[in-house]
Description:
Transfer RNA from a Bacillota bacterium, 72 nucleotides, folded computationally. The coordinates come from a structure-prediction model, not an experiment, and the mean pLDDT is 81.
This record gives sequence, structure tokens and C1' cells, in this order.
RNA sequence: GCCGUUGUAGCUCAGUGGUAGAGCACGUCCUUGGUAAGGACGAGGCCAUGGGUUCAAUCCCCAUCAACGGCU
Repeated sequence: GCCGUUGUAGCUCAGUGGUAGAGCACGUCCUUGGUAAGGACGAGGCCAUGGGUUCAAUCCCCAUCAACGGCU
């Protein structure tokens, strides 16, 4: 320098054109004599950034940024 993959909650990951979910972690409560385990409820994300297509974009297209891999 070229090509590819990935970027979504604090962490690990789903989702896939119709305003986003799980597990763990966190908060409150229940249960216990007290922990642990278990249960109920809740908070937390403008989906890497900027454009484009579309009635509508996390999703499709382009560029940029970052991480990783391959080739030279």
C1' cells in the first nucleotide's frame, strides 16, 4: 500500500428495513437467625462517526475512524 472481518447496555453477545433484547454485573424488595443460592421489580443504549437510498435505516450503499486478520 491492497483486501477482508468486526464496531449494539459496565462486560460477553443476539437482532435485522417498521423507533432494541438476553446472560452476567448494578439498585430496591421478598425469602433466611445471618450469608450464599433463589425469586420479583427497576435503572442503564439517539446501535463507532458523517453522508446517501427509502414513507421509514441498528439493518442497504459510500466515506472516515478504531480493533483484528491476510497478502505484498
The source organism's lineage runs through Bacteria, Bacillati and Bacillota.